[in-house]
RNA sequence: AUUGUCAGCGGCCAAACCCACCGUGAGGUGGGGACGGAAAGCCACGGGUCUUCGCCUGGAGGCGAAGAUAGCCGGGUUGCGUAA
Numbered sequence: 001a002u003u004g005u006c007a008g009c010g011g012c013c014a015a016a017c018c019c020a021c022c023g024u025g026a027g028g029u030g031g032g033g034a035c036g037g038a039a040a041g042c043c044a045c046g047g048g049u050c051u052u053c054g055c056c057u058g059g060a061g062g063c064g065a066a067g068a069u070a071g072c073c074g075g076g077u078u079g080c081g082u083a084a
Stems, first nucleotide, its partner, number of pairs: 004082002012037002017032006035071001041077003045074003048069009
């Protein structure tokens, strides 16, 4: 340096739910709390899902734009320990 990998040690993050605040909303932030995670660190590039607005349609539904989701999947990128 590359690949693999929680075996051990030392550690890290934090689902649901509750409280407060922000947002039209999906959802986000802080505190509590642990379902889980070897990148559950970061990035909205591709897909999926969700929200809002507008348009089309007899209706089911469809299309477009903006936004959310990284703990939905893929991809990119950075990092710790360590066997070979």

A computed fold for an 84-nucleotide RNA from a Campylobacteraceae bacterium, annotated as c-di-GMP-I riboswitch aptamer.
It matches the Rfam family "c-di-GMP-I riboswitch aptamer". Its family is annotated with cyclic-di-GMP binding in the Gene Ontology.
Its mean pLDDT, the model's own confidence on a scale to 100, is 81.